[in-house]
Predicted 3D model of a 538-nucleotide part of an RNA (small-subunit ribosomal RNA, 5' domain) from a metagenome. The full RNA is in RNAcentral, with records from SILVA. Rfam family: Bacterial small subunit ribosomal RNA. For this family Rfam cites "The comparative RNA web (CRW) site: an online database of comparative sequence and structure information for ribosomal, intron, and other RNAs" (Cannone et al., BMC Bioinformatics, 2002).
Context: one part of a larger RNA
RNA sequence: GAACGAACGCUGGCGGCGUGGAUUAGGCAUGCAAGUCGAGCGACCUUAUUUUCGGAUAAGGGAGCGGCGAAAGGGUGAGUAACGCAUAGAUAACCUACCCCUGAGUUCGGGACAACACCGGGAAACUGGUGCUAAUACCGAUAUAGUAUCUAGAUGCCCACGGGCGACUGGAUUAAAGAUAGCCUCUGAUUUAAGCCUUCGCUCAGGGAGGGGUCUAUGUCCUACUAGCUUGAUGGUGGGGUAACGGCCCACCAUGGCUUUGAUGGGUAGCCGGCCUGAGAGGGCGACCGGCCACACUGGGACUGAGACACUGCCCAGACUCCUACGGGAGGCUGCAGUCGAGAAUCAUCCGCAAUGAGCGAAAGCUUGACGGUGCGACGCCGCGUGGAGGAUGAAGGCCUUCGGGUUGUAAACUCCUGUCACCGGUUAAGAAAUCUCGGGGGGUUAAGAGCUACCUGGGUUGACAAAGGCCGGAGAGGAAGCCACGGCUAACUUCGUGCCAGCAGCCGCGGUAAGACGAAGGUGGCUAGCGUUGUUC
Numbered sequence: 001g002a003a004c005g006a007a008c009g010c011u012g013g014c015g016g017c018g019u020g021g022a023u024u025a026g027g028c029a030u031g032c033a034a035g036u037c038g039a040g041c042g043a044c045c046u047u048a049u050u051u052u053c054g055g056a057u058a059a060g061g062g063a064g065c066g067g068c069g070a071a072a073g074g075g076u077g078a079g080u081a082a083c084g085c086a087u088a089g090a091u092a093a094c095c096u097a098c099c100c101c102u103g104a105g106u107u108c109g110g111g112a113c114a115a116c117a118c119c120g121g122g123a124a125a126c127u128g129g130u131g132c133u134a135a136u137a138c139c140g141a142u143a144u145a146g147u148a149u150c151u152a153g154a155u156g157c158c159c160a161c162g163g164g165c166g167a168c169u170g171g172a173u174u175a176a177a178g179a180u181a182g183c184c185u186c187u188g189a190u191u192u193a194a195g196c197c198u199u200c201g202c203u204c205a206g207g208g209a210g211g212g213g214u215c216u217a218u219g220u221c222c223u224a225c226u227a228g229c230u231u232g233a234u235g236g237u238g239g240g241g242u243a244a245c246g247g248c249c250c251a252c253c254a255u256g257g258c259u260u261u262g263a264u265g266g267g268u269a270g271c272c273g274g275c276c277u278g279a280g281a282g283g284g285c286g287a288c289c290g291g292c293c294a295c296a297c298u299g300g301g302a303c304u305g306a307g308a309c310a311c312u313g314c315c316c317a318g319a320c321u322c323c324u325a326c327g328g329g330a331g332g333c334u335g336c337a338g339u340c341g342a343g344a345a346u347c348a349u350c351c352g353c354a355a356u357g358a359g360c361g362a363a364a365g366c367u368u369g370a371c372g373g374u375g376c377g378a379c380g381c382c383g384c385g386u387g388g389a390g391g392a393u394g395a396a397g398g399c400c401u402u403c404g405g406g407u408u409g410u411a412a413a414c415u416c417c418u419g420u421c422a423c424c425g426g427u428u429a430a431g432a433a434a435u436c437u438c439g440g441g442g443g444g445u446u447a448a449g450a451g452c453u454a455c456c457u458g459g460g461u462u463g464a465c466a467a468a469g470g471c472c473g474g475a476g477a478g479g480a481a482g483c484c485a486c487g488g489c490u491a492a493c494u495u496c497g498u499g500c501c502a503g504c505a506g507c508c509g510c511g512g513u514a515a516g517a518c519g520a521a522g523g524u525g526g527c528u529a530g531c532g533u534u535g536u537u538c
Base pairs, nucleotide, nucleotide: 001538002537003536004535006534007533008532009531010530013384014383015382016381017380018379019377020376026340027339028338030337031336032335035068036067037066040065041064044061045060046059047058048057049056050055075295076294077293084220085219086218087217088216089215090214091213094212095211096210099208100207101206102205103204104203105202106201107141108140109139110138116131117130118129119128120127121126148173149172150171151170152169153168155166156165157164158163178200179199182196183195187193188192221267222266223265228258229257230256233255234254235253236252237251238250239249240248270292271291272290273289274285275284276283277282297318298317299316300315301314320331321330322329323328348374350373351372352371356370357368358367359366360365387417388416389415390414397408398407399406400405421479423474424473425472426471427470428469431465436460437459438458439457440456441455443453444452445451482527483526484525485524486523487508488507489506493522494521495520496519497518503510504509
């Protein structure tokens, strides 16, 4: 000199963009942060209409079964010196829900369990028994073909000689689910459906995209006052297990494997893209943003699932907190706010789903503390303003003085202007395009001028922010300057007070009676809505 997620002192007008729990991965009151689907299913309740009094239809509601999601998004950096991360590869050792493309299919049956009803247990959390019932829930059958696995046979190509790839024949095992708008052409019926058709699903197979698993090479802090470490340890055979290779696990066998190119131990630490500094080389750092990893009160475990060993799922143990009828139960903010504590120190218990994105849904839509916004903090960077021009009798006052004067100083007053920001009034855009709906045109499907639908086109519909922003007008110099320094380094000097005292100080050093170094005042220098100090890095 530059830099900072800074803090402290004094001071403080406005705006834009950023940024804000670095310490106790300490404890947490309260609210919210993951739902959605009635176009998968049965039943119930409310309201309205209708009724042949049995019921039917429509709208709304909350549970239950079922599907998808809940493994994403969001937080933190404790642990980890590791295939954790980075770069480059391998997978002839693997998986992949939703999405896209292609091919084929979607047949026939069955038995339950919630809800519900009844009877109980418990203070509660919750829970037992009996009985009834539906499904895209569950189970069985069917399989020509195809696929996968196993098996028998025959065969081509490649090869690192271990094997791999491809095609052929025979045998065994392995699927499915329906819903929906419309219509009457076909079938059955003659108010329509079991029919046709539309759309969405379901099953099998192949491919893709995106995502992931595993393996390899290289790199990745300090310490030798840590020199030896290792028994599933190193390898083999055979098996088990996994989506998959492998001591991953197991039985047997062999005796290996790592290490001064630093093993093992100890300490410290999430890694990277990057950030800071520097001419560079290098050094330091890893906040915000992005990628990867790890964690979710502490430790362990599996279940479900395409995917977890699962932040707001389950089980066990522990510590802590709470409820209790003492028998037993409930909980987990390292999500957004907020609170206590510790600390030099870090914000609102705000608004909205309008936009972007995500989940579910055919859709309308619902949900979303992701996100979009607003608020608070000079915490940072940037921009603007606190007025401009003229104005000498160089006014008054202050300070100094050799008492002549000098200086503050064109500074003020005064005159003429301007109108940024703030203030008042008016006015107005973009963030909104979609979806959906109402029309028009057209292609497809089809029996069809119905319905559905790729496409083109016109109208309507949606704004938290927002009392914001832009523009126009008004008023009026009015509301807006401080901080540090002045002995040398280092730009800037005098007087008074003090008297080795009080004090200053980054280093040298000042202060013991004329202190340019302490304190005050006047003056000056520097920076400026900031200025200094402290800490840290280069």